This is a predicted structure of a 76-nucleotide RNA (transfer RNA) from a Myxococcales bacterium. It matches the Rfam family "tRNA". Model confidence (mean pLDDT): 82 of 100.

RNA sequence: GGUCUGUUAGCUCAGUUGGUAGAGCAUUGGUCUAAUAAGCCAAGGGUCGCCGGUUCAAGCCCGGUACGGACUACCA
Numbered sequence: 001g002g003u004c005u006g007u008u009a010g011c012u013c014a015g016u017u018g019g020u021a022g023a024g025c026a027u028u029g030g031u032c033u034a035a036u037a038a039g040c041c042a043a044g045g046g047u048c049g050c051c052g053g054u055u056c057a058a059g060c061c062c063g064g065u066a067c068g069g070a071c072u073a074c075c076a
Base pairs, nucleotide, nucleotide: 001072002071003070004069005068006067007066010025011024012023013022019056027043028042029041030040031039049065050064051063052062053061
């Protein structure tokens, strides 16, 4: 340099055929307890890396780009 791949909540990750963005953990509040933890109930938390395109509609399709990973070619 080339090819492929990943980027989604604080963390780890789902997201099927393009049609209302989710789970677990964590956090906060409540409940329970003598108290704490655990359990149970609820809530908050998102520029779906970034820019652009296609479409009535994009996390999903297309182009570019940033960063990470894998493989590979060349030089030495």